The RNA shown here (Bacterial RNase P class A) has 417 nucleotides and comes from a Caulobacteraceae bacterium. The gene name in the source record is rnpB. Its mean pLDDT, the model's own confidence on a scale to 100, is 76. The model forms 97% of the base pairs in the Rfam consensus.
RNA sequence: UCAGACGGCCGGGCGGUCGCGGCAAUCUUGCGAUUGUCGAGGAAAGUCCGGGCUCCACGGCGACAAGGCGGCGGGUAACGCCCGCCGGGCGCGAGCCCAGGGAUAGCGCCACAGAAAGCAAACCGCCCCAUGGCCAAGGCUUUGGCUUCGGCUCGGGGUAAGGGUGAAAGGGUGGGGUAAGAGCCCACCGCGUCGCUGGUGACAGGGACGGCAUGGCAAGCCCCGCCUGGAGCAAGACCGAAUAGGGAUCCCGCGCCCCCUUCGAAGUCCUUUGGGGUUUCGACCGGGGUAGGACCGUCGCUGGUCCGAGGGCUCCGGGUAGGUCGCGAGAACCGUCCAGCAAUGGCCGGUCCAGAGGAAUGACCGUCACCGGGUUUCGGCCCGGGACAGAACCCGGCUUACAGGCCGUCUGAUCCG
Numbered sequence: 001u002c003a004g005a006c007g008g009c010c011g012g013g014c015g016g017u018c019g020c021g022g023c024a025a026u027c028u029u030g031c032g033a034u035u036g037u038c039g040a041g042g043a044a045a046g047u048c049c050g051g052g053c054u055c056c057a058c059g060g061c062g063a064c065a066a067g068g069c070g071g072c073g074g075g076u077a078a079c080g081c082c083c084g085c086c087g088g089g090c091g092c093g094a095g096c097c098c099a100g101g102g103a104u105a106g107c108g109c110c111a112c113a114g115a116a117a118g119c120a121a122a123c124c125g126c127c128c129c130a131u132g133g134c135c136a137a138g139g140c141u142u143u144g145g146c147u148u149c150g151g152c153u154c155g156g157g158g159u160a161a162g163g164g165u166g167a168a169a170g171g172g173u174g175g176g177g178u179a180a181g182a183g184c185c186c187a188c189c190g191c192g193u194c195g196c197u198g199g200u201g202a203c204a205g206g207g208a209c210g211g212c213a214u215g216g217c218a219a220g221c222c223c224c225g226c227c228u229g230g231a232g233c234a235a236g237a238c239c240g241a242a243u244a245g246g247g248a249u250c251c252c253g254c255g256c257c258c259c260c261u262u263c264g265a266a267g268u269c270c271u272u273u274g275g276g277g278u279u280u281c282g283a284c285c286g287g288g289g290u291a292g293g294a295c296c297g298u299c300g301c302u303g304g305u306c307c308g309a310g311g312g313c314u315c316c317g318g319g320u321a322g323g324u325c326g327c328g329a330g331a332a333c334c335g336u337c338c339a340g341c342a343a344u345g346g347c348c349g350g351u352c353c354a355g356a357g358g359a360a361u362g363a364c365c366g367u368c369a370c371c372g373g374g375u376u377u378c379g380g381c382c383c384g385g386g387a388c389a390g391a392a393c394c395c396g397g398c399u400u401a402c403a404g405g406c407c408g409u410c411u412g413a414u415c416c417g
Stems, first nucleotide, its partner, number of pairs: 001413010012368007020039008041388001045399002048397005053232004066228005071085005086100001087098004101223002106221002108217003123163002125159005132154001133152003138147003171189006190212001191210004196205003236325004246316003250312003255290005262283009292307005332351004337346003370385006
């Protein structure tokens, strides 16, 4: 210098004018005014995990179901988050990625291609046997044919070393061995079993034995271990009108007839003396009819529909509208130090930092800084630009979006000293 890896940070500064929201003080009967002070984010977003808080449910223990998680150790209020480490894969490297328990508990699946894909399989090739069938350069020949060499092909069998298919073909490399081959035998590697050493552990290292038996998929069912009550600030708590409706007391009103329920009084009958039956009268805002009333423009006749009993004062309780709280001093932020590799934890000191309700946090101008373009007499000048987005009970994470810029550590290549 070029190309990269990882981590952290910022998200324009200052001034002026106008405007908006919360709180406090003062003035004002009040509406309101003035002054002071504070007023979005790194993601406030997605609402995907985990908590606080609130209400509901819940004796204890266990089992089942459903959902989630899954190497080991640590951190944390907790987590599916974070840190450190282990194993596997990728990269020259800094580093990055991994749903990373179990495939000898069982079931299921393994597309296409391929001969064969799960109690393996013989397509090509290689080898052995039978040496049979066909062809015939040459040779023989009685001219019909026969046959040595050679070639082709069919039959029986062996072989998983080679080719080919596939994501995957029943361990890999080398040697021996064999008709050709093959863990058939041997060495090393891999795998399995047993024990040793180191490590808190995942695991690592080396040893003995086993000739290989046991392919892959669990983000298919499943098995093992661990975790989990439900709903969410429209949670929930308190205050509480007007009107309508409910209840209680009191007052006024409730024509006539019939029926029913219940209650009371009187008479009478039975009786086991507890009570029961029956008659009459009365009460009872139950039902039906009628007198009566209203309407169908008016009158007469006739007819139809509706009303035909409720009203008022006071008090009580529930709910609604509305109001207050929940609601901002906290797993808070900043700084020094300490413990720890780190995540993180702790001591001390300092700070107070939006609150809300369908919702304020904005606009313009000047100037400086930054970026792009043009121009230049290298002093400058002109034009243009600035992302993603926006609190609504709060907090810890994850994920996603983001113009432009800054810092630190490290890797590879090249050049110079």